[in-house]
RNA sequence: AGAGUUUGAUCCUGGCUCAGAACGAACGCUGGCGGCGUGCCUAACACAUGCAAGUCGAAUGCGACGGUCCGCUUCGGUGGAUCGGAGCAUGGCAGACGGGUGAGGAACCCGUAUCUAACCUGCCACGGGAUGGGGGAUAGUCCUGCGAAAGCGGGGGUAAUACCGCAUACGCUCGUUUGGGGCAACCUGGACGAGGAAAGCUGGCCUCUAUAUUAUGCUGGCGUCCGGUGAGGGGGAUGCGUCCUAUUAGUUAGUUGGCGGGGUAACGGCCCACCAAGACGACGAUGGGUAGCUGGUCUGAGAGGAUGAUCAGCCACACUGGAACUGCGACACGGUCCAGACUCCUACGGGAGGCAGCAGUGGGGAAUUUUGCGCAAUGGGGGCAACCCUGACGCAGCAACGCCGCGUGAGUGACGACGCCCUUCGGGGUGUAAAGCUCUGUUGCCCGGGACGAAGCCUGGGGGGUGAACAGCCUCCGGGGGUGACGGUACCGGGUGAGGAAGCCCCGGCUAACUCCGUGCCAGCAGCCGCGGUAAGACGGAGGGGGCAAGCGUUGUUCGGAAUCACUGGGCGUAAAGCGCGCGCAGGUGGUACAGUAAGGGGAUCGUGAAAGCCCACGGCUUAGCUGGGGAAGGGCGGUGCCGACUGCUGGACUGGAGUGUCAGAGGGGAUGGCGGAAUUCCUGGUGGAGCGGUGAAAUGCGUAGAGAUCAGGAAGAACGUCGGUGGCGAAGGCGGCCAUCUGGCUGAACACUGACGCUGAGGCGCGAGAGCGUGGGGAGCAAAAAGGAUUAGAUACCCUUGUAGUCCACGCCGUAAACGAUGGGUACUAGGUGUGGGCCUCCUGACGAGGUCCGUGCCGGCGCUAACGCAGUAAGUACCCCGCCUGGGGAGUACGGUCGCAAGGCUGAAACUCAAAGGAAUUGACGGGGGCCCGCACAAGCGGUGGAGUAUGUGGUUUAAUUCGACGCAACGCGCAGAACCUUACCUGGGUUUGACAUGCACGUGCUACCUGAUGAAAGUCAGGGUCCCUUCGGGGCGCGUGCACAGGUGCUGCAUGGCUGUCGUCAGCUCGUGUCGUGAGAUGUUGGGUUAAGUCCCGCAACGAGCGCAACCCUUGCCCGUCGUUGCCAGCAGGUGAGGCUGGGGACUCGACGGGGACUGCCGGUGUGAAACCGGAGGAAGGUGGGGAUGACGUCAAGUCCUCAUGGCCCUUACGCCCAGGGCGACACACGUACUACAAUGGGGAGGACAGCAGGGGGCGACCCUGCGAGGGGAAGCGAAUCCUGAAACCUCUUCUCAGUUCGGAUUGGAGUCUGCAACUCGACUCCAUGAAGGCGGAAUCGCUAGUAAUCGCGGAUCAGCAUGCCGCGGUGAAUACGUUCCCGGGCCUUGUACACACCGCCCGUCACACCACGAAAGUGGCGUGGACCCGAAGUCGUCGGGCGAACCCGCAAGGGGCGCAGGCGCCGAAGGUCGGCGUCGCGAUUGGGGUGAAGUCGUAACAAGGUA
Repeated sequence: AGAGUUUGAUCCUGGCUCAGAACGAACGCUGGCGGCGUGCCUAACACAUGCAAGUCGAAUGCGACGGUCCGCUUCGGUGGAUCGGAGCAUGGCAGACGGGUGAGGAACCCGUAUCUAACCUGCCACGGGAUGGGGGAUAGUCCUGCGAAAGCGGGGGUAAUACCGCAUACGCUCGUUUGGGGCAACCUGGACGAGGAAAGCUGGCCUCUAUAUUAUGCUGGCGUCCGGUGAGGGGGAUGCGUCCUAUUAGUUAGUUGGCGGGGUAACGGCCCACCAAGACGACGAUGGGUAGCUGGUCUGAGAGGAUGAUCAGCCACACUGGAACUGCGACACGGUCCAGACUCCUACGGGAGGCAGCAGUGGGGAAUUUUGCGCAAUGGGGGCAACCCUGACGCAGCAACGCCGCGUGAGUGACGACGCCCUUCGGGGUGUAAAGCUCUGUUGCCCGGGACGAAGCCUGGGGGGUGAACAGCCUCCGGGGGUGACGGUACCGGGUGAGGAAGCCCCGGCUAACUCCGUGCCAGCAGCCGCGGUAAGACGGAGGGGGCAAGCGUUGUUCGGAAUCACUGGGCGUAAAGCGCGCGCAGGUGGUACAGUAAGGGGAUCGUGAAAGCCCACGGCUUAGCUGGGGAAGGGCGGUGCCGACUGCUGGACUGGAGUGUCAGAGGGGAUGGCGGAAUUCCUGGUGGAGCGGUGAAAUGCGUAGAGAUCAGGAAGAACGUCGGUGGCGAAGGCGGCCAUCUGGCUGAACACUGACGCUGAGGCGCGAGAGCGUGGGGAGCAAAAAGGAUUAGAUACCCUUGUAGUCCACGCCGUAAACGAUGGGUACUAGGUGUGGGCCUCCUGACGAGGUCCGUGCCGGCGCUAACGCAGUAAGUACCCCGCCUGGGGAGUACGGUCGCAAGGCUGAAACUCAAAGGAAUUGACGGGGGCCCGCACAAGCGGUGGAGUAUGUGGUUUAAUUCGACGCAACGCGCAGAACCUUACCUGGGUUUGACAUGCACGUGCUACCUGAUGAAAGUCAGGGUCCCUUCGGGGCGCGUGCACAGGUGCUGCAUGGCUGUCGUCAGCUCGUGUCGUGAGAUGUUGGGUUAAGUCCCGCAACGAGCGCAACCCUUGCCCGUCGUUGCCAGCAGGUGAGGCUGGGGACUCGACGGGGACUGCCGGUGUGAAACCGGAGGAAGGUGGGGAUGACGUCAAGUCCUCAUGGCCCUUACGCCCAGGGCGACACACGUACUACAAUGGGGAGGACAGCAGGGGGCGACCCUGCGAGGGGAAGCGAAUCCUGAAACCUCUUCUCAGUUCGGAUUGGAGUCUGCAACUCGACUCCAUGAAGGCGGAAUCGCUAGUAAUCGCGGAUCAGCAUGCCGCGGUGAAUACGUUCCCGGGCCUUGUACACACCGCCCGUCACACCACGAAAGUGGCGUGGACCCGAAGUCGUCGGGCGAACCCGCAAGGGGCGCAGGCGCCGAAGGUCGGCGUCGCGAUUGGGGUGAAGUCGUAACAAGGUA
């Protein structure tokens, strides 16, 4: 620090996901040790049991019981004294701390900084003063009563540091008064008056005093009282900070303030009476939701984000709600009272309780510990102290929950064991790993030693202080004694012995680590992309590897990456995003110069910013974690002083921004009224007479009752042609005949004036196309809806004929839009060029014109910007100011709520759920019922066919035991098959066989095979007999056979694992590369363009220059000529010869053959063309522009075809899926299709006669000729391995017959008889003869071939082959027609355009319906929770009031009694819970209902993407 993922690829936008760190965690697997930490995040759910707050006898009363002593005694005991003393009670202090929890609370709760002159403060410290003299009760206890208990009452007696008067008192309080300060509140002095206190206990001693070894004295200690000060603690107040929600916008009656009171420690509506009507709020009141706050913690580069366990500060709470009492302090966790819920006890009458203290239990939960030890330490309470108490705390236990540390061994040890895994079978890996050998000794285990943490304290001795004192007390020094839960722990030593101690996750990319097997879209994996459908590095196992390690993974959560809410640090033309436009309050922001000020700002300094933590260095545990002491740092807040540029503020000033005045100008700017002509329709009349209208074509419709057409007249409404223009005006919407009136804005010129008056603008207000709504008019044309006619599979559409709202006017609503420049407004700055509208200036002025300037409005273009496209002075550039808006797609601009509207609907505007994308721009292709250019038998023009018939053949289908398999649009279907009766043959049935029909090797045994014969059998085979191998160095070898083992074999599967070969686009003209250049990039350029060509053929141009594979040429063949050579070919001349014949001699002319050359190159001429390439025409030539034909097939496409030609990976079969044999099948037959043959006839059929080829083939062959048969053929047989021999060419020509007929056409089918091949023609061959004589009379929709020696037509040959050809491959004979042309169909090439396609239009994709699942809305209602209002009832309690009942202290009084004070009790205000009524909010459930989402192959259509077929 980034990475993966949208695409065929690219750049951008944008979301999702990952790698990191962290955790009070949990879960899975695993687990050796130690240290230090941490441990109910859920039910503030309920709690059994024990413990968690007591202490003081030096405040006080009593005192069980026990000891000692004395007296008495009936010896049972009893009385007294004394010592110890539990316990009860009064009293004091402490139970307000410590400990727990986070429910509540959005608040001065918390944080921070201040204020308190508006306050309090027990214990503690310091210093000052005082502590005098009295009184009356009461608990405990005793007696007695009630009660189950808890407990309660009556009576008697009693103490105090308990309670109450009196006296006295200061610097206290109050009043009066008088100085000083201050604006004031008030502060601070003086004087006078009034008021207000107390408690004692105890050690020691005899110096003083006295009643004299005692205390009333003295001296100490501890207390008590008054007032002061301090420290620490607390109360109160204020500024600032502190979550989400506006789908919460208004809230408020003690409410806001005042006056006077009450209350409090104290200010205050805190409370009350009265008075006023205020107070808060868009800088977010009120309401709702959520939450303890902070130091800090986690993360992050930081800014920030998240968080608030443990530790520390503050707050709040203590079963729930309310209340006060006591007290320095509480509205009180282990106190009180009341109410409620719950639990427990009960004798049913009543009572008791509160673990959110420590343990522990149940419950909840994914989940969180021991009912431990100790007060030894630290701290706290009480006490003079000893000491007691202390679940605070210190320790231990449990838990890998976290962090840190250690170990599970070290060295050596093979070209490398075993095992396992892989393998190309050679080997490789695990791997120095192991074993073995040599060592070490952490840790564990055993034995022994053994701390620190301890000082207080007690008791002797000594010094100092106090004092009369050698008491006592305080303090210091030294001696002795004793105190440890942890714990016999840490640590140390010895012994033992490699001995007890390694797992988990991962290995497709991200991301480090690869193979085999299994599985076969199954089982499964998955964080994202995605894996799995028979070779899976992605599933499961294994081997190996990678990572971490006593842990490792997973899940959850937070931050990061995410600049993905952007302060640092983003955007808004097209990706999400500019409000439709204006006016404008608040707000934000603001020109020039000067002066002042100092709020902002800057520097300095001071205070604060608790401790802990973080950071730095040092120290202590062996290290580290952990920890001790120290330092540094710290945004912020506050104080003081300084600076004065900038912002703010104040003051006066300026004119450049803005505005006003004067003059001039352009304009469809707006409103109202009037006027005009053309056209349309309608009405009237005339003429006229059959159609009109409409469409792709029609029909509906109109018309003989006279349409349409035409002429004249009239009526009505709406809109304004030409001018007219990327021209004008307006803020936008928008505005168009002419005139008038009223009216807004804009521009120019020159001066004058005001003096920043400006810009923007949340809310708000106004304007706002069309459609729509309301009321009333109007209505010609047009025209939703509606109707009809067409189209169509349908056609609720497109087209046509009608036609109503509406369109128009007035008034009132609505308030939307692709309201678009998809671009908010303002200001300034930043190269140019060229149009256009309006003004002004200058020159020349006669005009035209030229130059300049201002305001508009366009185009092109530079810098710059941009993802690109593009923008570019009218910015999307460079800056500033203000507003609005965006944050993945879908759900959804939907739901709910609110608000506006008459309604339609508008504005505001979510969530669940779901997806891994959705997007923008550009690129290359492909495609288009887009365009341009151009080809091709592509169409057209022609000729002949197919589709109909019969037959042949292939295929589908069906059938079958089997009908073997493959090929499936073109590019499968007379294809593989260039030969299925057996064989072939792969299929079926049956019979056999198992090292095999075939190959190689090994071991053992053996000697046969060939050949002959017999038996059996359908054959294969089996059995039997005869027969009996070769070489040899004599060991053996060769060749066979048998047995056994390795192996053979498979036309079994996968052509989607492959090689090779082939088809096809396509013989089309294309396909690429190097370097350079352009582009962020995909990519482009080159290869595009202008010409030209059959051609990317060539030329020219050009940021390209070259090159390769293709094209062409080179090759074969054919056409002309020449040369050479002439046999088997040829025969002109010469000679011979025949019935005829190159038959013979011979010849080398010719034909022909073979070989080798020549020839054609746009070379020549003319024209056109760019002085090009080339084209057109011509000459010559056998041939002319590639002469004809062939071979030759670029990069690639179709997962095209073939595992059944062959080869081959993998899988499968192994007495069978191998091999052999017989028979059958591949030949079936209701049908359907393809390809052919033969026909339907006279351009023909039949008969007779006659003529002319070429390519080829031939020895198990071709076979002349002769004989024979009607014939197929048969019998003989010459010649020929062939330019030598063998093969009647046919159409054609001549003559003749048939005469339009199912025929003398046609030949299927069938009967009979034969021939040939073959082991064998039944299934199932070909041919011959006789007889039979079917369909068929030229073929629907549709469709094929062919452009010249072609089509058509005629025959001939060959391969295969025993035989079998209408097929296939060749050959020659005869031999046409037509092409205007490129609009259309098909295919193709190039350029261009659009695209939502890229599996590429056989693409993509939309909506309803049907089914399944999911979440959500509505809904009669129903259930819960919250909240506020009114009223009722009203506990406890404070306060007020009454207080007839009760009462010791004080006062009067001799007393009785009275007074005062107090209490009970009554009443009143307030008041929790409760109740009633209606309301609001929120959540759940809800028959039914609504849409939405999701779901490999459902239905209907075809809406969108190409002009998507109606843009």
Source information
A computed fold for a 1511-nucleotide RNA from a metagenome, annotated as small-subunit ribosomal RNA. Rfam family: Bacterial small subunit ribosomal RNA. The coordinates come from a structure-prediction model, not an experiment, and the mean pLDDT is 86.